[in-house]
Molecule: small-subunit ribosomal RNA
Organism: uncultured Alphaproteobacteria bacterium
RNA sequence: AGAGUUUGAUCCUGGCUCAGAAUGAACGCUGGCGGCAUGCUUAACACAUGCAAGUCGAACGAGAUAAAGCUUGCUUUAUCUAGUGGCAAACGGGUGCGUAAUGCACGGGAAUCUACCUUUGGGUAGGGAAUAACCAUUGGAAACUUUGGCUAAUACCUUAUAAUAUAGGCAACUAUCAAAGAUUUAUCGCCUAGAGAGGAGCCCGUGUCAGAUUAGGUUGUUGGUGGGGUAAAAGCCUACCAAGCCUGUGAUCUGUAGCUGGUCUGAGAGGAUGAUCAGCCACACUGGGACUUAGACACGGCCCAGACUCCUACGGGAGGCAGCAGUGGGGAAUAUUGGACAAUGGGGGCAACCCUGAUCCAGCAAUGCCGCGUGAGUGAAGAAGGCCUUUGGGUUGUAAAGCUCUUUCACCUGUGACGAUAAUGACGGUAGCAGGAUAAGAAGCCCCGGCUAACUCCGUGCCAGCAGCCGCGGUAAGACGGAGGGGGCUAGCGUUAUUCGGAAUAACUGGGCGUAAAGGGUGUGUAGGCGGUUUUUUAAGCAAGGUGUGAAAGCCUCAAGCUCAACUUGAGAACAGCAUUUUGAACUGAAGAACUAGAGUGCGAAAGGGGAAAGAGGAAUUCCUAGUGUAGGGGUGAAAUCCAUAGAUAUUAGGAAGAACACCAAAGGCGAAGGCAACUUUCUGGUUCGCAACUGACGCUGAGACACGAAAGCGUGGGGAGCAAAUAGGAUUAGAUACCCUAGUAGUCCACGCCGUAAACGAUGAAUGCUAGACGUUAGGGGCUUGCCCUUAGUGUCGCAGCUAACGCAUGAAGCAUUCCGCCUGGGGAGUACGGUCGCAAGAUUAAAACUCAAAGGAAUUGACGGGGGCCUGCACAAGCGGUGGAGCAUGUGGUUUAAUUCGACGCAACGCGAAAAACCUUACCAGCCCUUGACAUAGGAAUAGAGAGCAUCAGAGAUGAAGCUCGCGGUUCGGCCGGAUUCCGUACAGGUGCUGCAUGGCUGUCGUCAGCUCGUGUCGUGAGAUGUUGGGUUAAGUCCCGCAACGAGCGCAACCCUCAUCCUUAGUUGCCAACAGGUUAAGCUGGGAACUCUAAGGAAACUGCCGGUGACAAGCCGGAGGAAGGUGGGGAUGAUGUCAAGUCCUCAUGGCCCUUAUGGGCUGGGCUACACACGUGCUACAAUGGCGACGACAAUGAGAUGCAAAGGGGUGAUCCUUGGCCAAUCUCAAAAAGUCGUCUCAGUUCGGAUUGUUCUCUGCAACUCGAGAGCAUGAAGUUGGAAUCGCUAGUAAUCGCAGAUCAGCAUGCUGCGGUGAAUACGUUCACGGGCCUUGUACACACUGCCCGUCAAGCCAUGGAAGUUGUUCUUUCUUUAAGGCGGUAAGCUAACCAGCAAUGGAGGCGGCCGACCACAGAAAGGGCGAUGACUGGGGUUAAGUCGUAACAAGGUAACCC
Repeated sequence: AGAGUUUGAUCCUGGCUCAGAAUGAACGCUGGCGGCAUGCUUAACACAUGCAAGUCGAACGAGAUAAAGCUUGCUUUAUCUAGUGGCAAACGGGUGCGUAAUGCACGGGAAUCUACCUUUGGGUAGGGAAUAACCAUUGGAAACUUUGGCUAAUACCUUAUAAUAUAGGCAACUAUCAAAGAUUUAUCGCCUAGAGAGGAGCCCGUGUCAGAUUAGGUUGUUGGUGGGGUAAAAGCCUACCAAGCCUGUGAUCUGUAGCUGGUCUGAGAGGAUGAUCAGCCACACUGGGACUUAGACACGGCCCAGACUCCUACGGGAGGCAGCAGUGGGGAAUAUUGGACAAUGGGGGCAACCCUGAUCCAGCAAUGCCGCGUGAGUGAAGAAGGCCUUUGGGUUGUAAAGCUCUUUCACCUGUGACGAUAAUGACGGUAGCAGGAUAAGAAGCCCCGGCUAACUCCGUGCCAGCAGCCGCGGUAAGACGGAGGGGGCUAGCGUUAUUCGGAAUAACUGGGCGUAAAGGGUGUGUAGGCGGUUUUUUAAGCAAGGUGUGAAAGCCUCAAGCUCAACUUGAGAACAGCAUUUUGAACUGAAGAACUAGAGUGCGAAAGGGGAAAGAGGAAUUCCUAGUGUAGGGGUGAAAUCCAUAGAUAUUAGGAAGAACACCAAAGGCGAAGGCAACUUUCUGGUUCGCAACUGACGCUGAGACACGAAAGCGUGGGGAGCAAAUAGGAUUAGAUACCCUAGUAGUCCACGCCGUAAACGAUGAAUGCUAGACGUUAGGGGCUUGCCCUUAGUGUCGCAGCUAACGCAUGAAGCAUUCCGCCUGGGGAGUACGGUCGCAAGAUUAAAACUCAAAGGAAUUGACGGGGGCCUGCACAAGCGGUGGAGCAUGUGGUUUAAUUCGACGCAACGCGAAAAACCUUACCAGCCCUUGACAUAGGAAUAGAGAGCAUCAGAGAUGAAGCUCGCGGUUCGGCCGGAUUCCGUACAGGUGCUGCAUGGCUGUCGUCAGCUCGUGUCGUGAGAUGUUGGGUUAAGUCCCGCAACGAGCGCAACCCUCAUCCUUAGUUGCCAACAGGUUAAGCUGGGAACUCUAAGGAAACUGCCGGUGACAAGCCGGAGGAAGGUGGGGAUGAUGUCAAGUCCUCAUGGCCCUUAUGGGCUGGGCUACACACGUGCUACAAUGGCGACGACAAUGAGAUGCAAAGGGGUGAUCCUUGGCCAAUCUCAAAAAGUCGUCUCAGUUCGGAUUGUUCUCUGCAACUCGAGAGCAUGAAGUUGGAAUCGCUAGUAAUCGCAGAUCAGCAUGCUGCGGUGAAUACGUUCACGGGCCUUGUACACACUGCCCGUCAAGCCAUGGAAGUUGUUCUUUCUUUAAGGCGGUAAGCUAACCAGCAAUGGAGGCGGCCGACCACAGAAAGGGCGAUGACUGGGGUUAAGUCGUAACAAGGUAACCC
């Protein structure tokens, strides 16, 4: 510090996710030791049991026990105890309910109190009356309690004394208030007053969460006066008076929450958090209340009310773990009913001492942090085993074993602290130290597709499963599970949860708003924010310094102590802040004075569809009247509805009505925007220019507020020609609630009033300044040389710098800056729900959440596509010729059938295809019968001398089995020595036309013989990419030329290759025969010849080379000449990058899987030949361009020894008999056929030949299923073929025959060969295929694309809802417990007073009354939940229904209101 994820790829925007650190954690697996920490985050839920606050006899009386003295019932001493009394119990400990301020933090303040402690001054005198304990007694189950009597005090009362205190007062002074003693005789106490320290109370400033779908709140409320009250200021309380006070700088209300030092994270700024430790606050079962006290409205006190629990004799009582342990419960989850007061501290005490679950320790827990260990060295036969393997090996791996060492920790034995410098040690026989023994007791967890370090095998087969995101898994999974190996961390490792970070993803540091989310529809203007020039003052902001504070701990730095570290200790630094003070005066603010550049006024000009009202105008449309006139009109893609003989349309004249204003007209003008258009008048707003007379910052922006605001819509009243939602009819269509047509109502128009929204757009807020220009245009001004220059304000098009993701913007910025406002923060849900406000309504405005997805989106790129455009091309269409589709047959396929009808091929590019030959074989299929190391290969062992061939027998369908006869290895060093062979045995293995062509190689098809496909360097672009390859011409061609930020190159094109066409040379047999000779019935037959044909080798020839025209002086094109051939001369071979997961595992090869007495092998028979049917490809025909008969001429390619077979002979013929020639330019197949002549004369025929009968021929082991051919007889359908569709542009189509491969036999198929030999092409509008350029795109599996909505189904969350229910708040009323306060006081009453006394008084207590008040009850209302029949929409879910709305001109351009 970044990374993954939207796309075919790119850049951007933008969300989601990951890597880091952390935790009071939990869970899973695992677990050796020690140190230091930490340990109910949930139910402030309920609690059994024990303990957690007592102490003092030196305050007091009494009692008990013991001892001593003895006068045996007294004294003394010691100890202990309940009670009176004192102090403490308000600390310490716990918890975080409540509390958004009566709190907390920081900093201040004045009107206060303070026990114990320190210090200082003074004092401590005299009386008195009670009471508990105790004794007796009453009631009660108990808790407890009644009555009577005795008694003490440092308990209580009273008197005296009285200032430096308190009150009054200027002062003098006046008034008032106190005490307690104990004893060991030295102290401890007590009272009063002052000071201090520490503690506490109160007030002020600043800061302190979220919600405005909470906007107004408040009546003791705000202030004053009198009174009361408190320790103390104060509406703290009360009476009266005034009407204030708080609030957009967020009052009030609602929700949530203890606050802080700090902690976690972060570079920081920040964000989150508030366990342990420390400070403050609040609370103590819930609510209320006071008492006591220095201090409480009191955790282990009291009273009352309530809920709950317990005891009870039913009458009544008791209790409060949010103290320490512990229990139940809740929960994912959190410990022992331990030891000790030894230390530190606290309470009491003179002290000894007692108490102390504070505390110190121990126990439990890997909960965290830190440290240590589980051994070290050597050790290659690189062991065994495991795993992988290309079978060679590799890896685990120096790892192990083995050998040599060491003993940290743990263990055993001994010794043994510091903590306490006298005593006292829970911890603890602990830490440590010494000795001993043995490598001995001690390693796991997660991960290995990318992010992210780490790879293979097996299993599984969209299953099981994984997953943080992207995503893996459908038979070769590095992603699931296991294993081996590897990586990471390590007594831990992973997962989950949460926080910060990354996230500049709320942006102060540090973001944005033309198109990605985002500028308010527009203006006026309030508060607020910001604000021109000069100067004076001030000192709020600001700057510098000082002082105080900012607790300790923590963080940081430096040291120190535990062996180190964690941890601890010391010192320092720091803690941005706050307060106060001194100084400064630049800037901002404030106050004063001045200025004119901003702003405004004035004067003079100018333009304009700016607004409002009134008037008046012509063209058109429709209607009405009249005339002329006759059969149609209208409308459409085509029609029809409709109008018209009752006279339309057309045309002429006249009239009426309403609405809108052609031309001018423009990138033009005006307005804030919406918007504004004939003309005239009136009223009226704004703008611009010129002058520089006036004011003197008067300015800019603008939350709320107010005003305006298209169309549609609403209300009332008019108006209504045309147009036209709705509606009706006609068409179209599968449907057509649409598009088209004919009609047509609201509405459109006017007046008044609402609505307040639009894609209200420049998708661009307002204002100001600055930053190159060029060319138009509108309204002004100026200058001169009069067609140019300068200038202001508008309005446009280009364009530099700059900006931008790019597109683009570019002086009217989207540039550079300033000020103010509005708005955005992933997509969907949703601009929706609820609530509020507005509205007559429609609805508008404000505006969420649950849930769901990993994207949604912008710009640009390359393709593909378009019922977009342009150009070009092809037997693509057109022009022609001939077919197919109809018939019969052949053949292939589908389907059906079957035991099997083997398998593959399926649009073009499967279907006379694999198959260039299915009777057996082939053959893969079926039935049956057999074989199991096998029909075939290699290796081992044993045996045999064979093996094998021929003949023939038996059984059997055959394979096979059984039994015979004959012939029968090589070399040799002569050794069962070598080689080879056969049989047998058992195992490795053989074998498979079994599966996967979607695991593959190779081969092939196709687009397509289409002209394309790329690269290097350079340049442009952030980039994908572009350029080159586009453009202008041209070509069959990316062929060539020109131009050009490109220059070159490669694969393709072309050429080079073969063949045909012409000529030449060479050669001359088996081919040829012109000249010469011989010779035959005839014949190159013979001698010869080398001319010709031909054969087969080498050459020549064609290149737009020449001429003319055209074109750009090019490339080329057109025409011509010559030439056998002319513009690629004809044909062939040759097939770029790629596409179709195209075809083939059944040619071959091959990975993986599967079978192994069978999915292998052998054999016989059957099947592949079936047959209601459908399709493809062909053959033969339907006839006269023909059939039949006769005649008889002219080819080329080929093939031949298991062969071709002449001649001759037999047969009507298929063919047979016989055997010349030929291993082929020699011989043979071999006859070419269309042709010519004659006949038939338009018929189902002398056409056509299917089918069938019968007799034969040939091949073959065999012709039944199932061959071909011949003869005779038979003589179907068929008379030119519907929709549709195919081939072909010249030696082509058509037509005619010939040959070959395969092959025993079998072609209408296939591959070749030659003979005869046409017609037509105007042209590219249209259908199809293809190429190039361009355009749009929401497509990229690429239009067989994408995609929308209803309906139907499952699931999920949510709104409404008659209601039901809970909680909370407010107001009012009723009732008032305890309590304090006020009053009363007839009951009771020790201390004081009077009195001899009785008694009375003062005072007190109880009672009663009053106001207040908790709980409770009643009523009304508000907020927030839960639930609810039914209902609304929303989301989501591989393959449901209906249509096809959007994306291309998406087939009616789309979209907004």